[in-house]
Transfer RNA from a Spirochaetia bacterium, 72 nucleotides, folded computationally. The RNAcentral record of the sequence draws on ENA and MGnify. The same sequence occurs in records of 2 taxa. Its Rfam family is "tRNA". From the family's description: Transfer RNA (tRNA) molecules are approximately 80 nucleotides in length. Rfam classes the family as a transfer RNA. Its family is annotated with triplet codon-amino acid adaptor activity in the Gene Ontology.

RNA sequence: GGGUGCUUAGCUCAGUGGGAGAGCGCCUGCCUUACAAGCAGGAUGUCACAGGUUCAAAUCCUGUAGCGCCCA
Numbered sequence: 001g002g003g004u005g006c007u008u009a010g011c012u013c014a015g016u017g018g019g020a021g022a023g024c025g026c027c028u029g030c031c032u033u034a035c036a037a038g039c040a041g042g043a044u045g046u047c048a049c050a051g052g053u054u055c056a057a058a059u060c061c062u063g064u065a066g067c068g069c070c071c072a
Base pairs, nucleotide, nucleotide: 001071002070003069004068005067006066007065010024011023012022013021018055026042027041028040029039030038048064049063050062051061052060
């Protein structure tokens, strides 16, 4: 330099056009002498960034950035 994949909650990830979610973690309460486990409830998102398509975009298209893989 060419090709290709990924980027979504604190972490690991799902979600392929209309409701942003799961597990773990975190907070509060119950339970316990206390802790853990368990039960109930709760908080947390610029869906990497910018532009485009669309009535509508995490999702489709283009570009940029970061990280990885292959080729040279």